Context: one part of a larger RNA
Molecule: small-subunit ribosomal RNA, central domain
Organism: uncultured bacterium
């Protein structure tokens, strides 16, 4: 390698677009490269292996043979596979008119609620906790009222196994700008696919750079309490929470990479199609449960497969620890990040 595996045992990259490569719809010609077949050359010698022979046997050795599965030439074959012309729509795109969405950027705006300011009203507390204290309050607070003002995050409606994104995600309203797939119609092209090593582009939170902003919540510190001793409780509260713009990791999990084919059923939500309109039935696409065969060591999967198929392609596993560490390399302002070991050792 024939011929292992990745949902829980080791293992699916975080996710996309895309180069290389591999794989790649039907129908015709041609070519014979790959394939098969004849033929001829070459493939040392010893050696293996078979057969007789010599040494009193045997190991040894002789002597024929037979194999050296390969390699070049050369003459045919033409199913597949490749080359090469030609035609085709079923794949993949286009087009058209309609519906749908918390996709995605940037603008505008609402109102609630919190904290501030300032006026009033008013007096002795309020806040807090198990209880309490430190804070705060007669320099007039809490509390109630009007007004301004400031950041942030958007209750109900409409919440929901719901919708949208490739993933991270995305939920007040609304302009503007733009992406998508889904069903329908079947217009146009005629494999234009698929997969994807590197490569490039996005990537929650925290944290770092730098410039704003700063209400609320709040790491570190700092006090007060509890206590045998407090990180937990309280009371201030500072980076951070926002936001330009660069930095790029996660149990980024459905712990299950894409792609295609084909596989009994019942049921519930979404978005369309259809029928003049409702039902009740069919019908695609997605979303969910339970399940037949089937698979699975079992838990379970089960048209959203973990089922099917010599299927097509990436990526990744080889016994615990040592270790995702050590050293040199790449990226980084740094945190550190990719890539990644060995030796004692069980």
């Nucleotide at each position: 390698u024939u011929g292992g595996g990745u949902u829980u045992a080791a293992a699916g990259g975080g996710u996309g677009c895309g180069u290389a490569u591999g794989u790649g719809g039907c129908c015709c010609g041609u070519u014979a490269a790959g394939u098969c077949c004849g033929g001829g050359g070459u493939g040392a010698a010893a050696g293996c292996c078979c057969a007789c022979a010599g040494c009193u046997c045997a190991a040894c050795u002789g002597u024929g043979g037979a194999a050296c599965u390969g390699c070049c030439c050369u003459g045919g074959a033409u199913a597949c596979u490749g080359g090469u012309g030609g035609g085709c729509u079923u794949g993949a795109g286009u087009c058209c008119a309609u519906a749908u969405c918390a996709g995605g950027u940037u603008g505008g705006c609402g109102g609630a609620a919190u904290g501030g300011a300032a006026c009033a009203u008013g007096u002795a507390c309020a806040g807090g906790u198990g209880a309490a204290a430190u804070g705060c309050a007669u320099a007039c607070a809490u509390a109630u009222c009007u007004u301004c003002c400031a950041g942030a995050a958007c209750c109900c409606c409409g919440g929901a196994u719901u919708g949208c994104g490739u993933a991270u995600g995305c939920a007040a309203c609304u302009g503007a700008c733009u992406a998508g797939g889904c069903g329908g119609g079947u217009u146009c092209c005629g494999c234009c696919a698929u997969u994807g090593a590197g490569g490039c582009c996005c990537g929650c939170u925290a944290g770092c750079g730098u410039g704003u902003g700063g209400a609320c919540c709040g790491a570190u510190c700092a006090g007060g309490a509890u206590u045998g001793g407090a990180a937990g409780c309280c009371c201030u509260g500072u980076a951070g929470u926002c936001c330009g713009c660069g930095c790029c990791u996660u149990u980024c999990c459905g712990a299950u990479g894409g792609g295609u084919u084909c596989u009994c059923g019942c049921u519930g939500g979404u978005g369309g199609c259809g029928u003049a309109a409702g039902a009740c039935u069919g019908u695609c696409a997605g979303u969910g449960c339970c399940u037949c065969a089937g698979c699975g060591u079992a838990a379970g999967c089960g048209g959203u497969a973990a089922g099917u198929a010599u299927c097509c392609c990436c990526a990744c596993c080889u016994g615990g620890g040592g270790a995702g560490c050590u050293c040199g390399c790449u990226c980084g302002c740094a945190a550190g990040u990719g890539g990644g070991g060995a030796g004692g050792u069980c």